[in-house]
RNA sequence: CUCGCCGCAGUGCCGAAUCCUCCCCACGGGGAGGAGCGGGGGACCCGGAACGUCGGGGCGCAGCGCGCAAGCGCCGGGGACCUUCACCCUCGAGCCCGUCAGCUAACCUCGCAGGCGCCGUGAGGGAGGGGCC
Numbered sequence: 001c002u003c004g005c006c007g008c009a010g011u012g013c014c015g016a017a018u019c020c021u022c023c024c025c026a027c028g029g030g031g032a033g034g035a036g037c038g039g040g041g042g043a044c045c046c047g048g049a050a051c052g053u054c055g056g057g058g059c060g061c062a063g064c065g066c067g068c069a070a071g072c073g074c075c076g077g078g079g080a081c082c083u084u085c086a087c088c089c090u091c092g093a094g095c096c097c098g099u100c101a102g103c104u105a106a107c108c109u110c111g112c113a114g115g116c117g118c119c120g121u122g123a124g125g126g127a128g129g130g131g132c133c
Base pairs, nucleotide, nucleotide: 001131002130003128010118012116013115014114018035019034020033021032022031023030024029036112037111038110039109040108041107046102055100056097057096058095059094063074064073065072066071075092076091077090078089079088081126082125083124084123085122086121087120
């Protein structure tokens, strides 16, 4: 200077949801332990309340407001190297506790599932790669 490529063959993304060892198996899978990661409960102090039932709270991006409704606005998640801004596209499920829950050392406890895809645009910044000098 240049590229989203080169190179490799499979690989990547959302998410805490991964890794290792061992056991069983009807080979589909199941179980145990450890590490790591992510949640919940739970003192002092601090904070809040002294009131409420249309109870309240938790996981999760997955909510709030207006409207009879259609819908609209705000907010939040995703859009593929990372990041900022603008525009555009898309999504906003489900489950649990049971009248209880602020924070929280010690301590107690739970989870490690699912799903998608080969990938929007423009500008700025960063990291990186290939080639040339």
The RNA shown here (c-di-AMP riboswitch aptamer (ydaO/yuaA leader)) has 133 nucleotides and comes from an Acidobacteriota bacterium. Its mean pLDDT, the model's own confidence on a scale to 100, is 75.